[in-house]
A computed fold for a 520-nucleotide part of an RNA from an uncultured bacterium, annotated as small-subunit ribosomal RNA, 5' domain. The RNAcentral record of the full RNA draws on ENA and SILVA. Model confidence (mean pLDDT): 85 of 100.
Context: one part of a larger RNA
RNA sequence: GAUGAACGCUAGCGGGAGGCCUAAUACAUGCAAGUCGAGGGAGAAUUGGUCUUCGGACCAAGGAAACCGGCGCACGGGUGAGUAACGCGUACACAACUUGCCCCUAACUGGGGAAUAGCCCUGGGAAACUGGGAUUAAUACCCCAUAAUAUUGACGAGUCUCAUGAAAUGUCAAUUAAAGUUCCGGCGGUUAGGGAUGGGUGUGCGUCUGAUUAGCUAGUUGGUAGGGUAACGGCCUACCAAGGCUACGAUCAGUAGGGGGCGUGAGAGCGUGAUCCCCCACACGGGUACUGAGACACGGACCCGACUCCUACGGGAGGCAGCAGUAAGGAAUAUUGGACAAUGGAGGCAACUCUGAUCCAGCCAUCCCGCGUGUAGGAAGAAGGCCCUAUGGGUUGUAAACUACUUUUGUCAGGGAAUAAACCUCUCGAUUUACUCGGGAGCUGAAGGUACCUGAAGAAUAAGCACCGGCUAACUCCGUGCCAGCAGCCGCGGUAAUACGGAGGGUGCAAGCGUUAUCC
Numbered sequence: 001g002a003u004g005a006a007c008g009c010u011a012g013c014g015g016g017a018g019g020c021c022u023a024a025u026a027c028a029u030g031c032a033a034g035u036c037g038a039g040g041g042a043g044a045a046u047u048g049g050u051c052u053u054c055g056g057a058c059c060a061a062g063g064a065a066a067c068c069g070g071c072g073c074a075c076g077g078g079u080g081a082g083u084a085a086c087g088c089g090u091a092c093a094c095a096a097c098u099u100g101c102c103c104c105u106a107a108c109u110g111g112g113g114a115a116u117a118g119c120c121c122u123g124g125g126a127a128a129c130u131g132g133g134a135u136u137a138a139u140a141c142c143c144c145a146u147a148a149u150a151u152u153g154a155c156g157a158g159u160c161u162c163a164u165g166a167a168a169u170g171u172c173a174a175u176u177a178a179a180g181u182u183c184c185g186g187c188g189g190u191u192a193g194g195g196a197u198g199g200g201u202g203u204g205c206g207u208c209u210g211a212u213u214a215g216c217u218a219g220u221u222g223g224u225a226g227g228g229u230a231a232c233g234g235c236c237u238a239c240c241a242a243g244g245c246u247a248c249g250a251u252c253a254g255u256a257g258g259g260g261g262c263g264u265g266a267g268a269g270c271g272u273g274a275u276c277c278c279c280c281a282c283a284c285g286g287g288u289a290c291u292g293a294g295a296c297a298c299g300g301a302c303c304c305g306a307c308u309c310c311u312a313c314g315g316g317a318g319g320c321a322g323c324a325g326u327a328a329g330g331a332a333u334a335u336u337g338g339a340c341a342a343u344g345g346a347g348g349c350a351a352c353u354c355u356g357a358u359c360c361a362g363c364c365a366u367c368c369c370g371c372g373u374g375u376a377g378g379a380a381g382a383a384g385g386c387c388c389u390a391u392g393g394g395u396u397g398u399a400a401a402c403u404a405c406u407u408u409u410g411u412c413a414g415g416g417a418a419u420a421a422a423c424c425u426c427u428c429g430a431u432u433u434a435c436u437c438g439g440g441a442g443c444u445g446a447a448g449g450u451a452c453c454u455g456a457a458g459a460a461u462a463a464g465c466a467c468c469g470g471c472u473a474a475c476u477c478c479g480u481g482c483c484a485g486c487a488g489c490c491g492c493g494g495u496a497a498u499a500c501g502g503a504g505g506g507u508g509c510a511a512g513c514g515u516u517a518u519c520c
Stems, first nucleotide, its partner, number of pairs: 001519003005516005012371006018364002020329001025327003029324003034071003039068002046061006078282003087207008097199002102195008110144004120133005150175006159166002180187002208254003215245003220242008257279004261272004284305005307318004335361001337360003343357001344355004374405004384396005411456005419447001424442007464509005469490003475504005485492002
């Protein structure tokens, strides 16, 4: 000098930031991922009408919950347990790859079929849930047609490079597509090519400590063939060979997420990896795959295990390292708050819905910055305190009183934002005719009656903490008497203690000041 700090004493305000470093311990409760009726059938409440045996029935409007289907749920948010590794950083490579939504280009969107959920009927079960029957729809599923610059196979010649090869290309054969809806403007669907973005993979170099760890290795190292993958590869399998790593530190053990950065320092360096950003890993412990463009998936599935809960004992349910919150641990770390107004995300043509992301507010002197606790005058140098050589002097001290002034801040009263412009609605105009773009008007604010502005009265509402032997700025008296105590080091205290305790005075910082811990 610094800190995600803690503790002691003290405490007026504002702005900005930060806030479980310990138990990756266990979690009550609420919320954190839905959305689309412009894909589909169906249709409750409610309203109106008709009839009525007054129970209700039927018709029309209406459109909730649930269901099928699509997209999303792989983002966003959390944590740092594991990991010494191509994990991360940096630089290359992929002639070994992929990429939903988005953009551009080209072509197409024809015909048919069988089911199933829901609804209805009916069983089982305490529940979670689940069985059977009948019946129905679709952008769900299947078949046929058409089809290539797609895929596979056969044949053919040249060009190029980086070794396997690459790009372009000719002929023939085989295989594979689609979905509708509409407010008629559109929104979609299928195939192929290109782009953009995201991802996957490989490699050079760098990346802690220990040799009181010296040898390690059998899918091990390589080859052939096959399987598998989006893709290369012992990634996996069979067979063959006997290799591969290592004092330039293998193996083993310990510790640890990495980086941008942050602290310190003139720098070299040393230490560190909170907040913010990028990457990685994990989601009660372990394993597995399914779906999907993307996961081996925090709020999905299955299995094993530990734990907790419900049970009618037959069987079931759960996973806060999301936001709040609880218990525990600890020196120690906050509200079971508001809003989707803005930014961003998901779905939707849109309106809109959802969003503990986010934006705000609450708590905490935890840190940084700023402001204030008054200003000017005022000597009888008042009283009181303290000290002394004591009728007196010194000091507290212009300090107070007193006079004049100001009103930051606080209180009261009045006014009162920007953040909001888009989407959307209405309207005008422009062309490239796309409800595309531009102009105008209207709508929308959680924070918040907040910030800010104006006015009123009134010095009014506001100072502490540590230290004073030397280092180190700041000295006297009293008490104590190697006691009580102090102490960072040297060291003080045994009767005149500037070093202990109190007082007066002083010094340093100041809404803080000291102490402790850690780093330079």